[in-house]
Context: one part of a larger RNA
RNA sequence: CUCUCGUUAAGGAACUCGGCAAAAUGGUCCCGUAACUUCGGGAAAAGGGACGCCCUGUUAGUGUGAAACCCCUGCGGGUGAAGCAUGAGAGGGCCGCAGUGAAAAGGCGCAAGCGACUGUUUACCAAAAACACAGGACUCUGCAAAAUCGAAAGAUGAAGUAUAGGGUCUGACACCUGCCCGGUGCUGGAAGGUUAAAAGGAGGGGUUAGUUGAUUUAUCAGCGAAGCUCUGAAUUGAAGCCCCAGUAAACGGCGGCCGUAACUAUGACGGUCCUAAGGUAGCGAAAUUCCUUGUCGGGUAAGUUCCGACCUGCACGAAUGGUGUAACGACUUGCGCACUGUCUCAACGAGAGACUCG
Numbered sequence: 001c002u003c004u005c006g007u008u009a010a011g012g013a014a015c016u017c018g019g020c021a022a023a024a025u026g027g028u029c030c031c032g033u034a035a036c037u038u039c040g041g042g043a044a045a046a047g048g049g050a051c052g053c054c055c056u057g058u059u060a061g062u063g064u065g066a067a068a069c070c071c072c073u074g075c076g077g078g079u080g081a082a083g084c085a086u087g088a089g090a091g092g093g094c095c096g097c098a099g100u101g102a103a104a105a106g107g108c109g110c111a112a113g114c115g116a117c118u119g120u121u122u123a124c125c126a127a128a129a130a131c132a133c134a135g136g137a138c139u140c141u142g143c144a145a146a147a148u149c150g151a152a153a154g155a156u157g158a159a160g161u162a163u164a165g166g167g168u169c170u171g172a173c174a175c176c177u178g179c180c181c182g183g184u185g186c187u188g189g190a191a192g193g194u195u196a197a198a199a200g201g202a203g204g205g206g207u208u209a210g211u212u213g214a215u216u217u218a219u220c221a222g223c224g225a226a227g228c229u230c231u232g233a234a235u236u237g238a239a240g241c242c243c244c245a246g247u248a249a250a251c252g253g254c255g256g257c258c259g260u261a262a263c264u265a266u267g268a269c270g271g272u273c274c275u276a277a278g279g280u281a282g283c284g285a286a287a288u289u290c291c292u293u294g295u296c297g298g299g300u301a302a303g304u305u306c307c308g309a310c311c312u313g314c315a316c317g318a319a320u321g322g323u324g325u326a327a328c329g330a331c332u333u334g335c336g337c338a339c340u341g342u343c344u345c346a347a348c349g350a351g352a353g354a355c356u357c358g
Stems, first nucleotide, its partner, number of pairs: 001353008010344002014342001019339001027051005036041001038172001052094005061086004068079004095099001107337007114329002119131002135170007147156003173324004178254003183251002185247005192242003198236002203231005210223005255273005282316001283313001294310005
């Protein structure tokens, strides 16, 4: 010097990102216990008191209930009270610094955020506000169900049957959940437009038996039946798309400018442009606020955090749920009481290493 422990004057969080760590609390009985509340809780809330040993004392009481006796005859009932066990409370006394004498055994309160809760999770850096959850909603599915696995057979769903099963979103409870269907999606519709294969086959091309003409007698040029072959218009032709409706607890979206009241300021009011419709209730510098340490109030001697307000919401907002909420949380944040070597500021002690020899 390192590690693991123990103790410490005065102060008591001044330490630090942060009371991290440590200290403190701790048992049983008695007293007592607030806001709030879903009336269950909160609650061991908080906050107090007692606790050893001896005597009165075989204490009061409580439990069990033998012998004996009676009724009786059943391993029955009654009287009875021995013995055993347990045992408050009271009075008196004794000792120590200290009596749950060692060990083991909640620290507590106030306020806010998030998530209702118990649960689940990144085996080995994250346990949470993430996931799940009961509850809510939409949607699909009539059973050979939908959905899923599988070239298929077949299986799960389910030996179930819409109070059932699958998918998606939300997430107890309370009060609620506004407007927009123009876009995208989904559902329905079928008049019209467009539209595939296929059907259809007008027409056109190639080939040439033949025929006409020319002629160097072997060719060339024109026309060209049948067959074969290539191509091919009109016309018929489904879903889909276009189209017409519906649907937002489907994906999503929810404005700008100008003026205006007898001080000023503000603008209930008016005008105008645009839109599918222009954000309702509630909340709001918020896990969301850039400017920003916004402004005011509270707490502190002093507070970029915290709490309560304000609203100018850069860029909250209603099941990608909004706002509250008792209880709960190894969650996050602020404050206080208690307590302490966290610190002012370090000291001493014990053990194990480090160092030397072997």
Large-subunit ribosomal RNA, domain IV from an archaeon, 358 nucleotides, folded computationally. Rfam family: Archaeal large subunit ribosomal RNA. Rfam links the family to the GO terms structural constituent of ribosome and ribosome. The coordinates come from a structure-prediction model, not an experiment, and the mean pLDDT is 87.